[in-house]
RNA sequence: GUAUCUGUAGCUCAGUUGGUAGAGCAUAUGACUUUUAAUCAUAGGGUCAAGGGUUCAAGUCCCUUCAGAUACACCA
Numbered sequence: 001g002u003a004u005c006u007g008u009a010g011c012u013c014a015g016u017u018g019g020u021a022g023a024g025c026a027u028a029u030g031a032c033u034u035u036u037a038a039u040c041a042u043a044g045g046g047u048c049a050a051g052g053g054u055u056c057a058a059g060u061c062c063c064u065u066c067a068g069a070u071a072c073a074c075c076a
Stems, first nucleotide, its partner, number of pairs: 001072007010025004019056001027043005049065005
């Protein structure tokens, strides 16, 4: 340099055919317990990597850019 894949909550990841953004863990609060842990309940937490386009409607489709991974190429 070329091609492909990935980017969504603090972390690991789902998200189907474009139609209300979710789970587990973690965190906070409460219950339980002599206390802690464990268990149970509730709650908070998101410019869906960035920008633009299509659409009544975009995490999802199209374009550009950024970051990472893999393969190939190039250089010596």
Overview: Transfer RNA from a bacterium, 76 nucleotides, folded computationally. Its Rfam family is "tRNA". Rfam's curators write: Transfer RNA (tRNA) molecules are approximately 80 nucleotides in length. Its mean pLDDT, the model's own confidence on a scale to 100, is 80. RNAcentral holds the sequence, with entries from ENA.